The part of an RNA shown here (small-subunit ribosomal RNA, central domain) has 346 nucleotides and comes from an uncultured organism. Its Rfam family is "Bacterial small subunit ribosomal RNA". Its mean pLDDT, the model's own confidence on a scale to 100, is 88.
[in-house]
Context: one part of a larger RNA
RNA sequence: UUGGGUUUAAAGGGUGCGUAGGCGGAGUGGUAAGUCAAAGGUGAAAGUCUGUAGCUUAACUAUAGAAGUGCCUUUGAUACUGCUAGUCUUGAGUACAGUUGAGGCGAGUGGAAUGUGUAGUGUAGCGGUGAAAUGCAUAGAUACUACACAGAACACCAAUUGUGAAGACAGCUCGCUAAGCUGCUACUGACGCUCAGGCACGAAAGCGUGGGGAGCGAACAGGAUUAGAUACCCUGGUAGUCCACGCUGUAAACUAUGAUCACUAGCUGUUGGCGAUAAAUUGUCAGUGGCUGAGCGAAAGCGUUAAGUGAUCCACCUGGGGAGUACGAUCGCAAGGUUGAAACUC
Numbered sequence: 001u002u003g004g005g006u007u008u009a010a011a012g013g014g015u016g017c018g019u020a021g022g023c024g025g026a027g028u029g030g031u032a033a034g035u036c037a038a039a040g041g042u043g044a045a046a047g048u049c050u051g052u053a054g055c056u057u058a059a060c061u062a063u064a065g066a067a068g069u070g071c072c073u074u075u076g077a078u079a080c081u082g083c084u085a086g087u088c089u090u091g092a093g094u095a096c097a098g099u100u101g102a103g104g105c106g107a108g109u110g111g112a113a114u115g116u117g118u119a120g121u122g123u124a125g126c127g128g129u130g131a132a133a134u135g136c137a138u139a140g141a142u143a144c145u146a147c148a149c150a151g152a153a154c155a156c157c158a159a160u161u162g163u164g165a166a167g168a169c170a171g172c173u174c175g176c177u178a179a180g181c182u183g184c185u186a187c188u189g190a191c192g193c194u195c196a197g198g199c200a201c202g203a204a205a206g207c208g209u210g211g212g213g214a215g216c217g218a219a220c221a222g223g224a225u226u227a228g229a230u231a232c233c234c235u236g237g238u239a240g241u242c243c244a245c246g247c248u249g250u251a252a253a254c255u256a257u258g259a260u261c262a263c264u265a266g267c268u269g270u271u272g273g274c275g276a277u278a279a280a281u282u283g284u285c286a287g288u289g290g291c292u293g294a295g296c297g298a299a300a301g302c303g304u305u306a307a308g309u310g311a312u313c314c315a316c317c318u319g320g321g322g323a324g325u326a327c328g329a330u331c332g333c334a335a336g337g338u339u340g341a342a343a344c345u346c
Stems, first nucleotide, its partner, number of pairs: 004317003007300002012314001014201004021194003025088002028085004033081002035077008048066007091191001092188003096183005103177007110154001114150008125136002162169002206247006215241002220236004258313006266291011295302002319346003328339004
């Protein structure tokens, strides 16, 4: 390389958009590039293979044929692919009418809780633990009440619920904005699928500048525990967590399951539409769960939301360690990211 694979054994890119490329619906005409057929030319000799012959045989040699799967030219075929002309509506999209949701962005606003401050009542403890101690407290704490301020998160509703490409998204109101689904068929007429590079988005932590800082809390300090305890437990507590702008670009970024299309038994929930009713039910489309059949699978299991049966395109794997390391390149302020070996060893 071919092949075989990628839920869990090595292996699906974190996600989307999309360029080149690859692949691509139905009918008709033309063309004849691919494709197919026939003929001609060429495909040196030696060698190889087959037959025959010559050295006593063999090796060896001679001779005849085959093969040489290729290339070129001419003539023809037109099913398929391509190209071209024109048509179609099922794929795709647009319009119209409904409808759905924690989809996104911005602004405003609410209550509970927590902490703090001030004032009042009030007196000796509070707090914490397995038990304690550090800590707080007669300079009046803890507790209770009133008022005020601050920051962060939104109990109940709440759900195998919903939305989003993924990351993710939840108090309430308003504004801006994106999307899906359904119904109807009016319009366009293959406009499609996938996508190397590329571009954009991308949890948490981290970084830069400026704010903010209630609670929590890496680091750190103290108290315990212990043989020790650089921990688990306790008392404190800085960065951070929050906001604005910019960077970083990674996660068990998981359904450990790429995207799209078609086909292949059912049962039972549920969400959003649209119907039919005899008002008990029931059909259909799009999602989201559970169970199970065929089939698949090493098994666990998957099973119309496939890991079944097929098609197209992309990504990735090829024994363990060395190693996601070294070197180089590139991106980054840095931390580091991406790409990514070998020696050696089992």